[in-house]
This record gives sequence, C1' cells and structure tokens, in this order.
RNA sequence: GUGAUCCCCGUGGGAGAGUGCCACGGUCCAUAUCGGAUUGCGCGGACGCCGAAGGAGCAACCACCCCGGAAACUCUCAGGCAAACGGACCGCGGGGAGAUG
Repeated sequence: GUGAUCCCCGUGGGAGAGUGCCACGGUCCAUAUCGGAUUGCGCGGACGCCGAAGGAGCAACCACCCCGGAAACUCUCAGGCAAACGGACCGCGGGGAGAUG
C1' cells in the first nucleotide's frame, strides 16, 4: 500500500399466512321467539395456515487419516398469521479485522 471476505453500529427498503370460530368481560337493543349488534382482553380453548429471526435435516458441491462444512431446498420445535414489533436478504454511510497480489 492493494483488498477477496468477515464482524459491529446507524439508516432506507423488506414477503407470506384467520384483525376467522368458541369462551369470558363491557356497552346498546330486545327479553313475546333469552337472542342480535358493537367493542376489549391476556401464557383462555380448538382447528386451519405461513416461513425470510433462531433451530434441525438432507443435497449439488467442498474437504478427507478421522471428525466434517454447506442453501433462499425440506421440517415446522420455536416464531408468526389487522396495526405495531420482529424480519432472511439488499442498498448507502461509518468503524474494526484481514486472505491474496
């Protein structure tokens, strides 16, 4: 001094799938036919669904004495299914490490 690649911080973008059902509480109407409408809730319940936090499995491939590594594929344990939060990944800015020439 070059700079593959990796890490951290800030910032912008960022998908999918029930704001469904039952239960419980509040408010209004009715109460003859004991229901209807609306709203709220948290580790309430059941079922259905999604995958791009994380996790796990296999594979092309890599490595190989042994142990293995490996996806945006697969599984859905976790997480999520209005908004918010989160969100793999990508762009920009800053900082750090650093193979190779």

The RNA shown here (Glycine riboswitch aptamer) has 101 nucleotides and comes from Thalassospira profundimaris. NCBI's taxonomy places the organism under Bacteria, Pseudomonadati, Rhodospirillales, Thalassospiraceae, Thalassospira. Its Rfam family is "Glycine riboswitch aptamer". Its family is annotated with glycine biosynthetic process in the Gene Ontology. The coordinates come from a structure-prediction model, not an experiment, and the mean pLDDT is 76.